Bacterial RNase P class A from a soil metagenome, 345 nucleotides, folded computationally. Model confidence (mean pLDDT): 79 of 100. The RNAcentral record of the sequence draws on MGnify. Rfam family: Bacterial RNase P class A. It is annotated as a ribozyme.
RNA sequence: GAGCCGGUUGGGUGGCCGCGGCCGGGCACUGACCCGGUCGAGGAAGGUCGGGACUCCGCAGGGCGGGGUGCUGGCUAACGGCCAGUCGAGGUGACUCGCAGGAAAGUGCCACAGAAAACAAACCGCCGAUGGACGGUCCGCCGUCACAGGUAAGGGUGAAACGGUGCGGUAAGAGCGCACCAGCGCCCGGGGUGACCCGGGCGGCUAGGCAAACCCCACCCGGAGCAAGGUCAAACAGGGACGGCCGGCCCGGCCGAUGUCCCAGGUGGACCGCUCAGAUGGAUGGCCACCCAUCCGGAUCCCGGUAACGGACCGGUGGACAGAAUCCCGCCUACAGACCGGCUC
Repeated sequence: GAGCCGGUUGGGUGGCCGCGGCCGGGCACUGACCCGGUCGAGGAAGGUCGGGACUCCGCAGGGCGGGGUGCUGGCUAACGGCCAGUCGAGGUGACUCGCAGGAAAGUGCCACAGAAAACAAACCGCCGAUGGACGGUCCGCCGUCACAGGUAAGGGUGAAACGGUGCGGUAAGAGCGCACCAGCGCCCGGGGUGACCCGGGCGGCUAGGCAAACCCCACCCGGAGCAAGGUCAAACAGGGACGGCCGGCCCGGCCGAUGUCCCAGGUGGACCGCUCAGAUGGAUGGCCACCCAUCCGGAUCCCGGUAACGGACCGGUGGACAGAAUCCCGCCUACAGACCGGCUC
C1' cells in the first nucleotide's frame, strides 16, 4: 500500500416553547384546569420471513393424503436459527460461498446439432478374416468388387458419444489381454462420538447428467390469529311478575298501569388483554446558542519543516437509515460518518 474477519457507536451541553404516562400539590371535588417532579423509541422499532409464549376452535388411537426440512455433532422453549466440524467450489493468502440424503430401487426427461443421447449408435472412414459375385490358378489358393457383414481406433456433431496413455493383439478393431494412471464397488487395518479421513488388498466393474421431474429414505407438522379473545352492559324489540322505593323487619309515607320491577341475549358503547415507553386517529417534537466528528476555502503573521506541506487560527458546510402498537428468540433488508481488536499478501 492492497485486502479479510469480528466488534462498538449512531452527535454533546444549555435555554425557550410544546406532547403523552405516572406521582405530589392547588382553585375545586372525581370531569376539566394550573404548578412542580419523574419517565418517555431502535440497532434495526422496518420486512412480517421462520419459531415460540398467549387466546379461541378442533382432537380416543392409528392410517391414507398434503406440506416442510435434508452432510455431522452440539446449543436452544422452538426454528428453515446459532456454534464447531466434514465434504465440495473459489481465492496467492487471511478467508468466503453451498436447497450438501438417494441416479449400482423403479419410471421419466436430456433442447439445438448430429447417423446415433443411454441394457447405445455405422454418416464419413477402416476392414472385408467369414459368406457372396467376378477373374486367375501350379487346384494349395490368389486377386478384384465393397453386396451381406465386421469395426467405436481416426474424422465430424454436441454441454455430454459409454475411462486415459502405452505395448500386445487383430482382417480391421475393441479392457479383448497386460502395465501404469484415474474412477467405482467390496473387504481388511488404523484414527474420529460422527459426517469423514489415512493406508492396504481384491474385482476389468468403467456404471453419463437431471431428484429446483415423479419417486424412495429419515425426521417434523391440527387450524386461525391481539381486528386472537374475555368482562361489564344502554336504547329499541322479546319473555315474565304485579308491585316498586324509603339500607334488614314492622308501622307509616311516597310513586305507579301510555307504569314499575325482574330475566335472557349481548347491538351501540366502556373496560381488560396492553406492559417501569404504552398510544387506541395513535405522545416521544420544534427553535436558538456554543462545542465536536466530517468536508471546502483562506493574503500576511505564529509553530514544525530546505521545500512541498502539515498544525494553529478565521469563515463556511454539517450528523445517515429510520420511528414502537401483545410480548419474546432469530433471520433478512436499509444505514452518512467515526472508533477498536485480530489476521493475510